[in-house]
RNA sequence: CACUCAUCGAGACCGGCUGAGGGAUUGGGCCCGUUGAAGCCGGGGCAACCGUCGAAUGAACUGUCCGUCAUUCGAAAAGGUGCCAACUCCCACGAAGAACCCGCCCUCCUGUCGAGGGCGAUCUUCGGAAGAUGAGGC
Numbered sequence: 001c002a003c004u005c006a007u008c009g010a011g012a013c014c015g016g017c018u019g020a021g022g023g024a025u026u027g028g029g030c031c032c033g034u035u036g037a038a039g040c041c042g043g044g045g046c047a048a049c050c051g052u053c054g055a056a057u058g059a060a061c062u063g064u065c066c067g068u069c070a071u072u073c074g075a076a077a078a079g080g081u082g083c084c085a086a087c088u089c090c091c092a093c094g095a096a097g098a099a100c101c102c103g104c105c106c107u108c109c110u111g112u113c114g115a116g117g118g119c120g121a122u123c124u125u126c127g128g129a130a131g132a133u134g135a136g137g138c
Stems, first nucleotide, its partner, number of pairs: 001137001003136006013043005021032003026092004044084003049080002052075008088130001093127006102120007
């Protein structure tokens, strides 16, 4: 960076400086924060994307093995990143389903009460968008 792929309900906090905001952006909600936000520094930790090690399977090469590459599984955590409130805090766009408490509308009946249905709001699931992180690419 108008690119590609993978992942995103798990996990992991103390101290110092500082001093009012913060949860990416817009709107809404809901939270965190003077018992100290964001930021910076130091230390600690989590995880296992890359990398490392081992095994299996396969591929090209080769007379064969070794080695290489790919995939899968496993191990460790010294290296490169990342992360350490709340699902990426939740919603926003689309679809399907549920339900009929609430609002609006339609139909039926009626003097009222009421019955049925639709839409909205609500709930669940799936997808999308946006974003984050990694590995690549340019």